A computed fold for a 113-nucleotide RNA from Robertmurraya korlensis, annotated as TPP riboswitch aptamer (THI element). The coordinates come from a structure-prediction model, not an experiment, and the mean pLDDT is 75. It matches the Rfam family "TPP riboswitch aptamer (THI element)". Rfam links the family to the GO term thiamine pyrophosphate binding. The sequence was found by an Rfam model in a public genome assembly. The source organism's lineage runs through Bacteria, Bacillati, Caryophanales, Bacillaceae and Robertmurraya.
RNA sequence: GAAAUCUACUAGGGGGGCCCGUAAGUUCGGGCUGAGAGAAAACAAUUUGCAGUUUUCGACUCUUGGAACCUGAUCUGGCUCAUACCAGCGGAGGGAAGUAGUUACUACGAUGA
Numbered sequence: 001g002a003a004a005u006c007u008a009c010u011a012g013g014g015g016g017g018c019c020c021g022u023a024a025g026u027u028c029g030g031g032c033u034g035a036g037a038g039a040a041a042a043c044a045a046u047u048u049g050c051a052g053u054u055u056u057c058g059a060c061u062c063u064u065g066g067a068a069c070c071u072g073a074u075c076u077g078g079c080u081c082a083u084a085c086c087a088g089c090g091g092a093g094g095g096a097a098g099u100a101g102u103u104a105c106u107a108c109g110a111u112g113a
Stems, first nucleotide, its partner, number of pairs: 001105001006101005011063004017032005026045002038057006069094003075088004
């Protein structure tokens, strides 16, 4: 000097699903997959009804060498109660980065034999 890897910091991106039960002044309990399905607040809803929406925070994860994630997609086939999973679509179209450290290795120098 320095590849890959890893770590840290800063900055940014992203998802938050499926099943079962219950109507209780409630918005919860249980189970599954997963790295992650969390918390709070506001709004909204409710006696047979969608256990809802948004925001903030947290955790997790990804950041161009990019399959994190989105679109196509209420997609196609297998499997499942369903999600998940496997295969396809498909390396198709999009998608968020910098710094420092670390090290294989390389170059030069000093000292000793």